[in-house]
Record summary:
Small-subunit ribosomal RNA from an uncultured bacterium, 1479 nucleotides, folded computationally. The prediction has a mean pLDDT of 80. The RNAcentral record of the sequence draws on ENA and SILVA.
RNA sequence: GGCGCGCGCUGGCCUCGCGUUUCACAUGCGCUUCUCACAAGAACACGUUGUGUUUUUGUGGGAACGUAUAGUGGGGCACAGGUGCGUAUCUCGUAUAUAUCCUGUGCUCACGCGCGCGAGACUCUCGCGAAACCGCGUGUAAUACCGCGCGAUUUCUCUGGCCCCCAUGGGGGGUGGAUGAUACCUUGGUUUUGCCGCCGGGCCUUUGGAUGUGGUCUGCGUCUGAUUAGCUUGUUGGUGAGGUAACCGCUCACGAAAGUAUCGAUCCGUAGCUGGUCUGAGAGGACAAUCAGUCACACUGGGACUGAGACACCGCCCACACUCCUAAGGGAGGCAUCAGUGGGGAAUCUUGCAGAGUGGGGUCACCCCUGAUGCAUCCAUGCCGCGUGGAGAAACACACCCCUAUGGUGCGUACACUCUUUUUCUGAAAGAACAACCCCCUGUACGUUCAGGGUGUGACGGUAUCUCAUGAAUAAGCACCUGCUAACUCCGUGCCAGCAGCCGCGGUAAUACGGAGGGUGCUAGCGUUGUCCUGACUCACUGGGCGUAAAGGGUGCGCAGGCGGGGCAGCUAGUAUGAGGUGAAAGCCCGUGGCUCAACCGCGGAACCUCCUUCAAAACUGUUGCUCUUGAGUCCCGGAGAGGUUGCCGGAAUUCGUGGUGUAGCGGUGAAAUGCGUAGAUAUCACGAGGAACACCAGAGGCGAAAGCGGGCAACUGGACGGGUACUGACGCUCAGGCACGAAAGCGCGGGGAGCAAACAGGAUUAGAUACCCUGGUAGUCCGCGCCGUAAACGAUGAAUGCUCGCCGUUAUUCCGCUUAAGGAAUAGUGGCUAAGCUAACGCGUUAAGCAUUCCGCCUGGGGAGUACGAUCGCAAGGUUGAAACUCAAAGGAAUUGACGGGGGCCCGCACAAGCGGUGGAGCAUGUGGCUCAAUUCGAUGCAACGCGAAGGACCUUACCUAGGCUCGAACGCUAGGGGACCGCUCCUGAAAGGGAGCUUUCCGCAAGGACCCCUAGCGAGGUACUGCAUGGCUGUCGUCAGCUCGUGUCGUGAGAUGUUGGGUUAAGUCCCGCAACGAGCGUAACCCUUGUCGUUAGUUACCAGCGGGUAGUGCCGGGGACUCUAGCGAGACCGCCUGCGCAAGCAGUGAGGAAGGUGGGGAUGACGUCAAGUCAUCAUGGUCCUUACGCCUAGGGCUGCACACGUGCUACAAUGGUCGGGACAACGAGCAGCCACCUCGCGAGGGGGAGCGAAUCUCUCAAACCCGAUCGCAGUUUGGAUUGGAGUCUGCAACUCGACUCCAUGAAGCCGGAAUCGCUAGUAAUCGCGGAUCAGCAAUGCCGCGGUGAAUUCGUUCCCGGGCCUUGUACACACCGCCCGUCAAGCCAUGGAAGCUGAGAGCACCCGAAGUCCGUGACUCAACUCCGGCGUUCAGCCGGAGGGAGAGCGGCCGAAGGUGAGCUCAGUGACUGGGGCU
Repeated sequence: GGCGCGCGCUGGCCUCGCGUUUCACAUGCGCUUCUCACAAGAACACGUUGUGUUUUUGUGGGAACGUAUAGUGGGGCACAGGUGCGUAUCUCGUAUAUAUCCUGUGCUCACGCGCGCGAGACUCUCGCGAAACCGCGUGUAAUACCGCGCGAUUUCUCUGGCCCCCAUGGGGGGUGGAUGAUACCUUGGUUUUGCCGCCGGGCCUUUGGAUGUGGUCUGCGUCUGAUUAGCUUGUUGGUGAGGUAACCGCUCACGAAAGUAUCGAUCCGUAGCUGGUCUGAGAGGACAAUCAGUCACACUGGGACUGAGACACCGCCCACACUCCUAAGGGAGGCAUCAGUGGGGAAUCUUGCAGAGUGGGGUCACCCCUGAUGCAUCCAUGCCGCGUGGAGAAACACACCCCUAUGGUGCGUACACUCUUUUUCUGAAAGAACAACCCCCUGUACGUUCAGGGUGUGACGGUAUCUCAUGAAUAAGCACCUGCUAACUCCGUGCCAGCAGCCGCGGUAAUACGGAGGGUGCUAGCGUUGUCCUGACUCACUGGGCGUAAAGGGUGCGCAGGCGGGGCAGCUAGUAUGAGGUGAAAGCCCGUGGCUCAACCGCGGAACCUCCUUCAAAACUGUUGCUCUUGAGUCCCGGAGAGGUUGCCGGAAUUCGUGGUGUAGCGGUGAAAUGCGUAGAUAUCACGAGGAACACCAGAGGCGAAAGCGGGCAACUGGACGGGUACUGACGCUCAGGCACGAAAGCGCGGGGAGCAAACAGGAUUAGAUACCCUGGUAGUCCGCGCCGUAAACGAUGAAUGCUCGCCGUUAUUCCGCUUAAGGAAUAGUGGCUAAGCUAACGCGUUAAGCAUUCCGCCUGGGGAGUACGAUCGCAAGGUUGAAACUCAAAGGAAUUGACGGGGGCCCGCACAAGCGGUGGAGCAUGUGGCUCAAUUCGAUGCAACGCGAAGGACCUUACCUAGGCUCGAACGCUAGGGGACCGCUCCUGAAAGGGAGCUUUCCGCAAGGACCCCUAGCGAGGUACUGCAUGGCUGUCGUCAGCUCGUGUCGUGAGAUGUUGGGUUAAGUCCCGCAACGAGCGUAACCCUUGUCGUUAGUUACCAGCGGGUAGUGCCGGGGACUCUAGCGAGACCGCCUGCGCAAGCAGUGAGGAAGGUGGGGAUGACGUCAAGUCAUCAUGGUCCUUACGCCUAGGGCUGCACACGUGCUACAAUGGUCGGGACAACGAGCAGCCACCUCGCGAGGGGGAGCGAAUCUCUCAAACCCGAUCGCAGUUUGGAUUGGAGUCUGCAACUCGACUCCAUGAAGCCGGAAUCGCUAGUAAUCGCGGAUCAGCAAUGCCGCGGUGAAUUCGUUCCCGGGCCUUGUACACACCGCCCGUCAAGCCAUGGAAGCUGAGAGCACCCGAAGUCCGUGACUCAACUCCGGCGUUCAGCCGGAGGGAGAGCGGCCGAAGGUGAGCUCAGUGACUGGGGCU
């Protein structure tokens, strides 16, 4: 885009069209007509019109119109109309042929229509039957039937000569013989029973041409299947008959054995064919409605009759099935005509009108008939046209609806409103065309012509059309809006409901579901379903491919087939040109015309073929002939070679046997064990046996068609190659089917068997180990003969030929050069790298995967499946050929970037190692899980949650629970109304919050009013409620790892690459060198802070060397600015110098110097990104939710709960220690609701007094480990301190749940910790104490800081963990915590096998045998003609017989349906069973 469409929603007008069950059909209609062929009778009725003659009227007659039945007879019924069952074929299409034919009616030519005979319908009289119908008898006509005569250019046959062609043959003429048809009717005249003429019609015979419902023959074309390969017996041809309109095995007899098929016979399946229709650029593909041509069919099957034509849709006979009527005896029927009914189905109309037009049948004609046809009805089924209004009108007003950032926007000039129009609708008036002919009359013509006149004819239809009136009046829907694909938001829903053509959407912010608003598209339609073509170069003729994506046969030989070298000549089959014929019409296309336009229709043209005929051409292909040598082959010479077959021979090694020596192990493995061995192994020596394989040479080497071939020698034998001259003269290439060869394994028979070694056994390994490893070991491996016929049979690359830059090897031979050379060249092989070119890329690249030609094989998404069934081969195993249902939206190739690897290389890190100290065991502290509970609020969960949020849970905090209360609310803003100062004080109730009662009381302003408070009402409040997977911000982590990128350029079809890789070096993508890259950015480093040295400046509250003063004593004082210190500014370190190495960067050094040496130590600083990492409970925030509660207040409780498990810590287990006494040395910090000197009381926590200090001034503040001395003596202790009892102190409204501390008493576990695991590389670990934040107090043993004392070890990078760079493999990309295989279990689906069962189909054999044609017979029957006899008035006629003819009957051949039998094919079903697919 299309459709004979179907379905959904919707619908105003005009026009065109309609089948799934060839299922069954009620009812009506669809084929009748002719009286000018014939006879007979009936009914009605003298009606209407005109003309002529006669005529007084009247009467009669003729013409036209109008009404009617059955029969004989003629014509038609073979057309028209319907359907597509069958049919794969001369059915159809196309082009021929008919010298093998027929042809009613119509045209044309010629002649004729003479004489007779006998019946039988209707009718009449009877009879039978329910009916349908039928029968007997009587009478009769014809254009019915029959005979005779005449007789043609009839037909057949015979005979001889002529002409023609196309082989059989054809044509016309002549002679003789035989044969041989007919029908009349109407009208007029004359005249009255006869005749004549004309008009019209009819009949017989004949000529010619035409026509067709014609017949027949032939070439070419005409679906699928080879899992259909052979088929045929009247079959193939002949002779002779028969038969036909005609040819023919069409039929028959005889004799012959052929015919057809891989160029696809036969068989199965499907199907009417065509013009054309749809689609497509075309070539094609699909289809076969309407219209047209043709075929076939008419309930199913068979058959003939009649006829010009049929084997006949509305004819006949027979048989089956079905339906109907019946009086039960018997009959009737065939809608695939038009309407219509039932059924079936997704689905297709009225039991209409007319014969006016067109056409058909009959008729002389008028006319009659016509479900053909013309019209109308129904249906948007399709095509076409028209309308549902038009113009103005913006405050872009109001309202609804929708959205919103609440400001506003959209719908939207849309509605409203004003003006206007009337296609259409409604009402009314008018109102067509298609009508021409026919017929009649008159005149004229010799008639049917013309002229004039007359009657009549319209279904559609009062329709089309036109006019008037009214007045926007009567008229819009459907689908879609994630992408493809034009069109976006809100709400609802929450992997539900649903959508979906493909990808896919939906799991709480869905442009994808449903609704709404808006928009987009089309529009009386719009979507959807089905189907066809297209896009699809996705079966590729035009126009594809096969190294790796699907695809080269395992290899060769070779018949058919296809293709084929150079020259000359002939022919013309192909080929190309011209001409002629044909290619129906319609349709398509062009032009033009008619319906108002268009659709539609008319006219004209063009176009349409693989066609036929023909003239001329001869380049190419073909064919014939001659010729050539370059393709191919032959011959001679030569060398190379694991080419093949057979035989003989050889040595090394393994094993075994015998003997000797010799002794305890051997063997085997990652480690072992089984195994062998004291009965003497292994080892070693000698001899022997046997089988298999042939080290070195050996090579990218050689040979072969491939498989494959490797010790030596001999015999036989194939091929290739080089050189040479001669010969043949295209002998060639490829190859379906066929034939042959064909690794390994396997099979059969017979041998052989050393080693090795499936199966098997044992030992190990392992969770298991039917494996990998080990010890054994049988088939087999070997030989002969015979099968099998497959391999990743691979170069994953068919064979042959030609052409197309090069470089470097190697094998064989020849040539040049040469002395043996070096070297060079050619041919034939065999390798590597490349140019052009090709390729999706990888790659290939004279050995092509390049450029071309020829032939063969093969492919067409993945799975199912190389499976099933069938066939075939095989002894078997199995091979070859080779599907479908169903299922998926992918499967696959090459390359890219990552990630990963029990891959590789390089490197780093307290990563390991080397060390030190811990954890894991105990008690306690603390956090978490779990459990419990009314609540034990919430969050954090591997590293990177767990002394985390929490730098302080008794109340508060507090978010949780219980109970009591409040509802504009505990806090903030605004509005309106009312009231009043508020505050304060007193009392009652209550656990408090709260509730109630009472007392007291205003301020500013001139006024209006305002400030403040309370009450009421409304917006707003409030929420630690949810979503960290909607977010911001902040943070953790990889990781302080060295990485992450960009611009331009270049390379690549592209993703991407390069740079950033490489060689070095570094802590570092740090730097250097090189390089199709050159630069740049974020990171690294540095800049910042602190600490270590020095200088300088400054000098209080810090300091005190020198000077002076003073004290019991003290920088206490004057003073000083030296020192320490404080805190500002500077200096200093950069591989700068030296040596060595190195191109450089840089590295090394017991180097020098220096306080410090190689980023001096520490901190801050965290690239691109990852983890949907953490946090909605810090805060902020979208959305959702609650609003007398999920908000707020209060009291009490809980967060502290305890069978248990884990993390982080503290204290210990002791003598490097505990206890007692004495003695010494810090730093960082903090302090007014505070730190608190000092005095005093208390054993103590602390109490009572009380100076100083908002701090380098005073206080906290005596640091501890340490040192000295004493004691304890290895024990559950003078260790350890948990737990518990008692008594207290302090803070605080308040220490019960639930604080800390003190004193006295008590004195648990624990004696150094399993598997496992953590931290640390120097002022570090370890150890010792001090301070601070939070804070009324404290759970702090935590956290953050400070100083004191102060180690050990690092060989090194194999391994564990983490990380970086390069490279490699990948079927991973959510990225190895990936992906993914098979069994089993469950559900569903399709399918194979299967004892069988059922149905269908075709054929074969036999039986039976209807109707019917044909043949035979026919003693029976019969009017016509002939003959004979008899009778009769010798005429008419009657009877009998014979001949001829016809027929019944009977018999025979064939023969449908039916029956029987054995098989075949297909389909369905089937207990059970096999595999497959999806979940």